[in-house]
RNA sequence: GGCCCCAUCGUCUAUCGGUUAGGACGCGACCCUUUCAAGGUCGAAAGACGGGUUCGAUUCCCGUUGGGGCUA
Numbered sequence: 001g002g003c004c005c006c007a008u009c010g011u012c013u014a015u016c017g018g019u020u021a022g023g024a025c026g027c028g029a030c031c032c033u034u035u036c037a038a039g040g041u042c043g044a045a046a047g048a049c050g051g052g053u054u055c056g057a058u059u060c061c062c063g064u065u066g067g068g069g070c071u072a
Base pairs, nucleotide, nucleotide: 001071002070003069004068005067006066007065010025011024012023013022018055027043028042029041030040031039048064049063050062051061052060
């Protein structure tokens, strides 16, 4: 340099065009307890970036950025 794959809450991970973008851990508040831990309830928290297609995009297409692999 060429080709291929990947990018979603703080972390891990679901979601194959119409979901309030779900779950686990973590975090916060409250309950429980004499206190802590454990347990329970509730809450905050995400589509890498820019375009395009579409009535509608996290999902399809193009580019950029970052990461990984193969190859010369």